RNA sequence: UUCUUAUUAAGAGCGGUGGAGGGACUGGCCCUAUGAAACCCAGCAACCGGUAUGUUUUUAUACGUCGGUGCUAAAUCCUGCAGGUUUUUUACCUGAAAGAUGAGAG
Numbered sequence: 001u002u003c004u005u006a007u008u009a010a011g012a013g014c015g016g017u018g019g020a021g022g023g024a025c026u027g028g029c030c031c032u033a034u035g036a037a038a039c040c041c042a043g044c045a046a047c048c049g050g051u052a053u054g055u056u057u058u059u060a061u062a063c064g065u066c067g068g069u070g071c072u073a074a075a076u077c078c079u080g081c082a083g084g085u086u087u088u089u090u091a092c093c094u095g096a097a098a099g100a101u102g103a104g105a106g
Stems, first nucleotide, its partner, number of pairs: 001106008013041001015040003021031003025080001027078002042072003047068003050063005076098001081095005
């Protein structure tokens, strides 16, 4: 980097360093000197490993003491493509696409 697959409305900071950006992209709309990104610490969660119990096995449930990730404004912040409800606008619904993360494969 590509492919497959699962999840994507829950949860989590009044901390330290740092100093101006950030929310993937488009169009919006927001966050930010009452301190952005990044790093450290702390925390959340339970995808994989692990542990316990049941099961012939596949596997199921639970735990968070240990390891690998991940995450800690707003639904993935909304949106983009297709369809539907609606007289239209507005508003809403469904599916896809794109993105993110885990696991597996090349």
Overview
This is a predicted structure of a 106-nucleotide RNA (SAM riboswitch aptamer (S box leader)) from Clostridium frigidicarnis. Rfam family: SAM riboswitch aptamer (S box leader). A reference for the family is Grundy and Henkin (1998), "The S box regulon: a new global transcription termination control system for methionine and cysteine biosynthesis genes in gram-positive bacteria", Mol Microbiol. Lineage of the source: Bacteria > Bacillati > Bacillota > Eubacteriales > Clostridium.